[in-house]
RNA sequence: GCGGUCAUAGUGUAGUGGCUAUCACACGAGGUUGCCAAUCUUGUAACCCGGGUCCGAAUCCCGGUGACCGCA
Numbered sequence: 001g002c003g004g005u006c007a008u009a010g011u012g013u014a015g016u017g018g019c020u021a022u023c024a025c026a027c028g029a030g031g032u033u034g035c036c037a038a039u040c041u042u043g044u045a046a047c048c049c050g051g052g053u054c055c056g057a058a059u060c061c062c063g064g065u066g067a068c069c070g071c072a
Stems, first nucleotide, its partner, number of pairs: 001071007010025003018055001027043005048064005
């Protein structure tokens, strides 16, 4: 330099164009217990950046950035 894959809560993940973006762990509050642990209920928090297509984009297209892999 060229090609491919990937980027979503604090962490790990699901989401093949359409309802309020899924689940687990973590964290906060409450119940249960004499206390803790465990468990139950509930809450907080996310689509890498810019542009385009579309009635509608996390999803499709273009560019950028970063990570990993391959080729040279």